[in-house]
RNA sequence: CACUUAUCAAGAAAGACGGAGGGACAGGCCCUUUGAUGUCUUAGCAACCCAUCCCGGUGGGUGCUAACUCCUGAUCUCGCCUAAAGCGGGAUGAAGAUAAGUG
Numbered sequence: 001c002a003c004u005u006a007u008c009a010a011g012a013a014a015g016a017c018g019g020a021g022g023g024a025c026a027g028g029c030c031c032u033u034u035g036a037u038g039u040c041u042u043a044g045c046a047a048c049c050c051a052u053c054c055c056g057g058u059g060g061g062u063g064c065u066a067a068c069u070c071c072u073g074a075u076c077u078c079g080c081c082u083a084a085a086g087c088g089g090g091a092u093g094a095a096g097a098u099a100a101g102u103g
Stems, first nucleotide, its partner, number of pairs: 001103008013042005021031003025073004043065003048061006069095001074092007
């Protein structure tokens, strides 16, 4: 990096350094000098994999700790509307993230 499977409505932040961007992409919308992204320390959440045993915990490998994956991206469909446009909803998918496995 590619592929396969599973999950994605819940949950969980303080400090130090540093100094302007960030939320994958596009459009929205939002966060941010009352200090973003990032790095480190400590703490916490969770329970995918491994070990262990008293079968519910414990330890380890990851992961995560603004907003549903922040919302919408494609197709089908339902309601409002005479119809179109528009608005609101549903299903499946695409893309993405994480874990485990394979190449």

SAM riboswitch aptamer (S box leader) from a Chitinophagales bacterium, 103 nucleotides, folded computationally.
Model confidence (mean pLDDT): 84 of 100.
Rfam family: SAM riboswitch aptamer (S box leader). Rfam describes the family as follows. The SAM riboswitch is found upstream of a number of genes which code for proteins involved in methionine or cysteine biosynthesis in Gram-positive bacteria.
The sequence was found by an Rfam model in a public genome assembly.